[in-house]
Context: one part of a larger RNA
Molecule: large-subunit ribosomal RNA, domain II
Organism: Bacteroidales bacterium
This record gives sequence, C1' cells and structure tokens, in this order.
RNA sequence: GCCUACGAGUUACACCUCUCUAGCAAGGUUAAGACUUUAAGAGUUGGAGCCGAAGCGAAAGCGAGUCUGAAUAGGGCGUAUAGUUAGUAGGGGUAGACGCGAAACUUUGUGAUCUACCCUUGGUCAGGUUGAAGUCCCGGUAACACGGGAUGGAGGACCGAACCAGUAAACGUUGAAAAGUUUUCGGAUGAACUGAGGGUAGGGGUGAAAGGCCAAUCAAACUGGGAAAUAGCUCGUACUCCCCGAAAUGCAUUUAGGUGCAGCCUCGUGUGUGAGUCUGAUAGAGGUAGAGCUACUGAUAAGGCUAGAGGGCUUCACCGCCUAUCAACCCCUGACAAACUCCGAAUGCUGCAAGAUAUACACGGGAGUGAGCCUGCGGGUGCUAAGGUCCGUGGACGAAAGGGAAAGAACCCAGACCAUCAGCUAAGGUCCCAAAAUAUAUGCUAAGUUGAUUAAACGAGGUGCGACUGCUUUGACAGCUAGGAUGUUGGCUUGGAAGCAGCCAUUCAUUUAAAGAGUGCGUAACAGCUCACUAGUCGAGCGGUUGUGCGUGGAUAAUAAUCGGGCAUAAGCAUAUUACCGAAGCUAUGGACUCAAGACAAAAGUCUUGAUUGGUAGGGGAGCAUUCCAGUCAGCGCAGAAGAUGUAUUGUAAAGUAUGUUGGAGCGGCUGGAAAAGAAGAUGUAGGC
Repeated sequence: GCCUACGAGUUACACCUCUCUAGCAAGGUUAAGACUUUAAGAGUUGGAGCCGAAGCGAAAGCGAGUCUGAAUAGGGCGUAUAGUUAGUAGGGGUAGACGCGAAACUUUGUGAUCUACCCUUGGUCAGGUUGAAGUCCCGGUAACACGGGAUGGAGGACCGAACCAGUAAACGUUGAAAAGUUUUCGGAUGAACUGAGGGUAGGGGUGAAAGGCCAAUCAAACUGGGAAAUAGCUCGUACUCCCCGAAAUGCAUUUAGGUGCAGCCUCGUGUGUGAGUCUGAUAGAGGUAGAGCUACUGAUAAGGCUAGAGGGCUUCACCGCCUAUCAACCCCUGACAAACUCCGAAUGCUGCAAGAUAUACACGGGAGUGAGCCUGCGGGUGCUAAGGUCCGUGGACGAAAGGGAAAGAACCCAGACCAUCAGCUAAGGUCCCAAAAUAUAUGCUAAGUUGAUUAAACGAGGUGCGACUGCUUUGACAGCUAGGAUGUUGGCUUGGAAGCAGCCAUUCAUUUAAAGAGUGCGUAACAGCUCACUAGUCGAGCGGUUGUGCGUGGAUAAUAAUCGGGCAUAAGCAUAUUACCGAAGCUAUGGACUCAAGACAAAAGUCUUGAUUGGUAGGGGAGCAUUCCAGUCAGCGCAGAAGAUGUAUUGUAAAGUAUGUUGGAGCGGCUGGAAAAGAAGAUGUAGGC
C1' cells in the first nucleotide's frame, strides 16, 4: 500500500420550545398505587398533582385593570380569549452526549536482582624498572656536619598482561547487538577492581554534580482507581435524486483562529390597490472633482513703488547724502493648499406622480458565516515601492465548468438539466503544427525591429509624410578651370612680428568681375598651400527650421537558447473592407425535473402555455438499500432457498427483475412498525497478502 471484518449525532427525562397528526375543549389530563386479565402486554380504577381560563405591583394590595404619581394627567405592563393530553419531525437543556486523541492533577500500592551511595564479610592484581628513609663500612670533623661505597625496599612512582575503563577513526545504523565489532588509546598497590548478604523510595532517595541514576521508563519511576478528566485545538464522520443558496461585514468581548446580537441563506405562516427594484421626467438639500484666490486663512517667484532695519560717508551735535544688503503695506505679472473657498459639476441621496417589473415587509422553525482574495476606478499610509497595508465603489474567484490569453483561481468572452456525426455567433483567430484568407486595397519598416512580457533620459545627415522659410535658367547647390591684387612688411610691440604670438584701430583706401589690413595650415621671420569673394564650365533643383510615422545606439545575470515552436521580408506594423473558423453562449429536433397560470377531474392525476433547472457552508423536499417485528399473500423452495459468480434487461439515481453456472436449506412480495441501518479516508482497530 491493497483486501476482508469492525468503526462516529445515540439513549434517557412528568425538562423547554416549535412543526404536523389525533382526542377532548373554557377546559384538558392523570402519576404512583389498586383491581381484573388471554400476563414482557392490555383493560378498569385512582383527580393527588400539572397546564390553561387575569393581570399589575418590591409588597400590603387592588383587579379588566393595575403600577408610578398630589392627580380624574401622562407613561409602563395588561385587557379583544384557545387551550390541553398523547404521538411525530426539527432544535435546545442535563447527562461522556458525534467518534478518536493529550501533556497533566489526585489517591492506593509495587520496585535498589539494573543503577547511585552506604554498611558487614570475603576475593583479585603476570612480569619487568626505578631505588626514598633507615642501617653498616670507609673517608672526614675538636665534636657535629659532610662525602663515597654497600645494604635496604618506600611510592594515590615508571613500563606492561589479567582486570577496570572507553581516547580517536572506520564499520555497523530494517545491526550479529534496542549501544556492538576492529584497530588505536587511559588506569593497572589504589580515592583500585570485584563476589555474597543488607540499608536508603517518588516532591522522595542517591549523586567527586552530568538534572546524572532509581529494572531498555526520569526537570519528578511504575501499577490500579477518580476517569469516557478537560481539549474555544487537529483529524475523521459512511446511500441517491430534486429546489433554493450564503458569509469572510458592524458592534461587543481577559477578545482577536472562540463567542453573543445584528447583517446575509433557507423553510413555514401572514400582511398588503404594492410598500421592493428599475427607467425617463420633475422638485430639492449638499460643498466633492474641477477651478479660483485683489474673496478669507495660510504659503509663494520676479519686478516696481516705498515705510522700517542694516552698512558706508559727513557732522561738535541735530540735520543730511548714498546703497547690485534685508524688507512690511500697496501696484503689476506668475502660481499653491486634506484640515483655504468669491465659485462649483457629473454621479449618488431625498420627495412627488407616471410607466415597467415582481418583489418587499412582519412573525415563527433551522442554519452557516464572522481568516477572505485578485482586479478596474476614487483615496489614506508607504518610496504616487510591494503578489504591501487600510477604507470606499463595481466585477470575478471563493462556491463556476466551457472558449481565448502557449501553460495560469481572479484578465477577455460566456453562466454547464440531458441527448444529437445539425446550424449561427462572442472573445480570439484564418502559412504548418492546428479549425478557418498564403484574402483584397493603400502605405510603412530592413532593424528578424517585429511576430501579445521588458525599458528611459540622452545621442544620431537611418528613412517615409507634412508645415514654414531662403537661394535658383538674369543659371542656384556640388564638382572642375582660372583669379584671389595694390597703398602695405597698416601702426605699436619685438631679436624678429611681413594677413595669420600679442595690443590698437576711422579694419581705411585704390584697382577691380572679385579679392578680409584676412578662415585655417605653415615659416626663426619671409616664402608656400588654402578659405571667404569673383569669372568661366555644367544645366535643375539646392539649403535651413519645425511637426509626425516606423526604425537605430543606449541594452549587463548567473545550466542552452527560442515569437508556444517551425519559421516569416510578410506569415511584421498602420488604415480600410469582405469572407470564413471559433464555446457547454444562441438556435434547431427530441426528452426530463421544478415552479406559475389555465382547462378537465371527487381525489390521485392528465393536458396546454410560459419561465426555470452551475454550485461550497447550509436550509427544504422525495426516495433506494440493510436487519428485526406485526399483519397479509392458504407466497416461493431438494423438480433446488440464501450466498457466490456471469449475462440480459428496467429505472433520472440509490437500486430492481429475469436467467446460466456453483451452492445445498432455507427465503421472499405487499401494508405498517422499530433500528447496533449504508465507509475510501480518522499517521483508524484486528487479521491476511
């Protein structure tokens, strides 16, 4: 993991509440007990008691009223009658109360054959090494001291087996072993090791102290009882079909993953010329978006005018003068605000009456929810960060399948009753994968840009289309040919300065078709080359500014890349058009359930028309199967029951029926009743594989 069996809303109560059914009804009803009997039962008694028929007040008390109150006021609670007994379904209460599950607490006992420490009495430690004190001899001393040599045999001494222990590594890790094996390593005459007997007991022992050990159990052992402790927590909770269908919000909470009330769902009853919702009018309140500020409060840039302040000058002092210092009020221009407003929408909200639609509300039974999440729009917070967080307002997911977006809870399209080898469309698509255009027309792009996932500031004679503007057959622009001179080497400066280091200038004048007291290169300075400018040649366009389309650089991420892929110069981009494909959408044909209305019908039901029929938590309805009981079928059965295993068939389903084989003795239909009444799950329990 699979198979088989077992395995979770039950039962009790003079309990409470409500639904339906039945009896009686201003009443209803017996309990225990007793008697009878055909005796797990039933009948007859039994009126104690209970509920109801009257309430109000704390009470005395009064009473269709009463309490408060001075009140005959006002107000609160009542008064208009239906109950009660039994059964039944839903829910609640008390009980273990749907099932399994703690860690713990408490109490009675059992444990020191493991292990910790202690007591008594025994036992064990191969071999080797070192050589303390003391003693003796010799030397030595005045005498000691001291030196040497022997002897001696001390030590929590040394090396190292047994023994005890367990340092390092490997192996082992469903082991050979619930702590081991191998190699290596520490102690090994001692605070050593060990046998036998005995002692200390659970908030207690023992501990050279690690919260260690106290029988593979220790921050409080083990066993029985309280005990089914408690569990606002986790997991599980078993057949079918039909109708409706949520919530993740508000307030409160020793409350935040729980709960109460409300909100939202469902079922029943009722109210009602209709309250609900929508539409277009119409009448209103309001201070948001926007806008504005010489309309306030505040903030604010430049300029003007000019108080005041600072600085400078002047003076014995008072005056006075100046100011590219700061600056109020005022003027002009510009411009800001959630806690500014002279203004001011759209929506939304309220009223009124119409039209459309079919809800809405109240009471009662039953809930679940009270972790939400993404996205568009309006905001707060944050970094105008977050798949962030907190509100509002729509949509979706949640609880929604289908088509599209390669793939994807939420995006786009669209809400699945069933069947069909029928049709039309939506989003999105139509070269191939892959259904449908290698469609049409006109442009653009040359970057594989792009082809539904990256990208900016900024840069750039990429290229298309516009706008404005300058030059141009009296010949433009580009190229080529020729010229580009003279006063003059302007003056100054300087070693030099001659167009071209630097400074100055009336940068002037002349000859000219034109030619700067010179645009750049160059020389020490000249020279030289060149440009502006001019003529010739050529023969039609050439420049500048600006807007916009598509491209270009900017462009860097970790395993190998890619538009989903192939690939494409369109099969890319833009505009326009016509076809087609494309979904569980819509339609067509047939069928089913539910609801409403209508017709027929005693009823059950049948028919017609119309509208529904996605669904988690959850509410409601109708059924199937299992076991047993009662009645019934004068039911079935050795001429073959149940069970097992095939086949066929019926029903929307749970399931039913028929029949073959097996099996070998019991079993079923119908009408009711009662439950140990349905398993795939609980790291479920037991057995098997």